[in-house]
A computed fold for a 131-nucleotide part of an RNA from a Candidatus Uhrbacteria bacterium, annotated as small-subunit ribosomal RNA, 3' minor domain. Its Rfam family is "Bacterial small subunit ribosomal RNA". Rfam links the family to the GO terms structural constituent of ribosome and ribosome. Its mean pLDDT, the model's own confidence on a scale to 100, is 81.
Context: one part of a larger RNA
């Protein structure tokens, strides 16, 4: 301060952060396939050097995924901010008691239906306790 109170949501303004996002540009590790230098292993022929085949393998190429960075039209919310807008939902039975679940609807708080709870006021009744 104390009902001339408190308070809810939309809308408008500003600031900030985060997530989404058609995409765009990079980075990384790996996989599969192609090619495959030098070298190594192996095998065959010849056998002093030589020649052929197979496997491993640096680098290169192709593909589809994975992880990650930057950027991004746009869309949606969030938090906060002395004095904006609309209403008044909640708090006293807040003027239709409130709240939970669910469904429909509505500028917004919300409204309505069904169901449950009392953390509901008032009135009446019942049971019990005390005098």
């Nucleotide at each position: 301060c104390a009902c001339c109170g408190c308070c809810c949501g939309u809308c408008a303004a500003g600031u900030c952060a985060a997530g989404c996002g058609a995409g765009u540009c990079g980075g990384g590790a790996a996989u599969u396939c192609c090619u495959g230098a030098a070298g190594g292993c192996u095998u065959c022929g010849g056998a002093u050097u030589c020649g052929g085949g197979g496997c491993c393998c640096a680098a290169g190429g192709a593909a589809g995924g994975c992880c990650u960075g930057a950027u991004g039209a746009g869309a949606g919310g969030g938090a906060c901010u002395a004095a904006g807008u609309c209403g008044u939902a909640a708090c006293a039975a807040g003027g239709c008691a409130g709240g939970g679940g669910u469904a429909g609807c509505g500028g917004a708080a919300g409204c309505u239906g069904c169901u449950c709870c009392u953390g509901g006021a008032u009135c009446a009744c019942c049971u019990c306790c005390u005098u």